[in-house]
Context: one part of a larger RNA
RNA sequence: CUGGGUUUAAAGGGUGCGUAGGCGGGUUUUUAAGUCAGAUGUGAAAGCCUUGAGCUUAACUCAAGAACUGCGUUUGAUACUGGAGACCUUGAAUUCGAUAGAAGUGGGCGGAAUAAUUCAUGUAGCGGUGAAAUGCUUAGAUAUGAAUUAGAACACCAAUUGCGAAGGCAGCUCACUAUGUCGAUAUUGACGCUGAGGCACGAAAGCGUGGGGAUCAAACAGGAUUAGAUACCCUGGUAGUCCACGCCCUAAACGAUGAAUACUCGUUGUUUGCGAUAUACUGUGAGCGACUAAGCGAAAGCGUUAAGUAUUCCACCUGGGGAGUACGUUCGCAAGGAUGAAACUC
Numbered sequence: 001c002u003g004g005g006u007u008u009a010a011a012g013g014g015u016g017c018g019u020a021g022g023c024g025g026g027u028u029u030u031u032a033a034g035u036c037a038g039a040u041g042u043g044a045a046a047g048c049c050u051u052g053a054g055c056u057u058a059a060c061u062c063a064a065g066a067a068c069u070g071c072g073u074u075u076g077a078u079a080c081u082g083g084a085g086a087c088c089u090u091g092a093a094u095u096c097g098a099u100a101g102a103a104g105u106g107g108g109c110g111g112a113a114u115a116a117u118u119c120a121u122g123u124a125g126c127g128g129u130g131a132a133a134u135g136c137u138u139a140g141a142u143a144u145g146a147a148u149u150a151g152a153a154c155a156c157c158a159a160u161u162g163c164g165a166a167g168g169c170a171g172c173u174c175a176c177u178a179u180g181u182c183g184a185u186a187u188u189g190a191c192g193c194u195g196a197g198g199c200a201c202g203a204a205a206g207c208g209u210g211g212g213g214a215u216c217a218a219a220c221a222g223g224a225u226u227a228g229a230u231a232c233c234c235u236g237g238u239a240g241u242c243c244a245c246g247c248c249c250u251a252a253a254c255g256a257u258g259a260a261u262a263c264u265c266g267u268u269g270u271u272u273g274c275g276a277u278a279u280a281c282u283g284u285g286a287g288c289g290a291c292u293a294a295g296c297g298a299a300a301g302c303g304u305u306a307a308g309u310a311u312u313c314c315a316c317c318u319g320g321g322g323a324g325u326a327c328g329u330u331c332g333c334a335a336g337g338a339u340g341a342a343a344c345u346c
Base pairs, nucleotide, nucleotide: 004317005316006315007300008299012314014201015200016199017198021194022193023192025088026087027086028085029084030083031082033081034080035077036076037075038074039073040072041071042070049065050064051063052062053061054060091191092188093187094186095184096183097182098181099180100179103177104176105175106174107173108172109171110154114150115149116148117147118146119145120144121143125136126135162169163168206247207246208245209244210243211242216240220236221235222234223233258313259312260311261310262309263308266291267290268289269288270287271286272285273284274283295302296301319346320345321344328339329338330337331336
């Protein structure tokens, strides 16, 4: 390379947009680059192969043929692919009318809880645990009531629900922004799919500057437990958790399942459209779930949301350890990220 694979054995990029490239709907005309056929030239010799011949045979040697699967020129063929022209509407997009949502950004507002402060009532405990102790408390705690302040998160609704490309998104409300779906079939007329590089987004933790700081809480301190206890449990508690701006760019970033298109029995639940109907119900789309036929699979299982049947494009894998390490390069303020071996060993 051919070939085989990627849910769980090694292997799907965290996600999207998109450049080059690869691939690409229907009809028709033309061209003849790919493709196919014929002719012709060339394709050194030796060797290989075939048939003969010469050394007693063989190896070896000699002769002839074939082969040299290639390349050039030329004459044709035109189904397919490509180039050029014309047209089409089913792919794609747009328009109109509906409709959906925790989609995003920025404001405003709300109640419960928590903590603190003040006041009032009230008196000896509170708190915590397996049991305790540290801790708090007669300078009046805990408890109850009232008032004020602060920050963070939004009970019930709530769901195998919904939305988003993924990360993710949940009190109410306003503004702005984006999206999906359905119906009508009005417009454009293949405008499409994928996508190496590239660009953008990307939980938590972490970093920088400035704010904020109620709760919780790495580190840390104390009390327990224990043979010890640098832990699990308890009392405290700082970074952080929150906001703005700028970085970081990683996750079991998971459906451990790349994207797109077509095809291949059914049953059932649910969300949201449309149509008919008096309702019941039923039909038809787009999602989200459960069970299953065929088929697939090593099995578990998957099964129209495929891991089935096929096509296109990208990414990735090739025994375990060494190792996601070293070196180099590159990005980063740093932490570190990306790329990524070998010796050796089993």
Notes:
This is a predicted structure of a 346-nucleotide part of an RNA (small-subunit ribosomal RNA, central domain) from an invertebrate metagenome. The coordinates come from a structure-prediction model, not an experiment, and the mean pLDDT is 87. Its Rfam family is "Bacterial small subunit ribosomal RNA". The RNAcentral record of the full RNA draws on SILVA.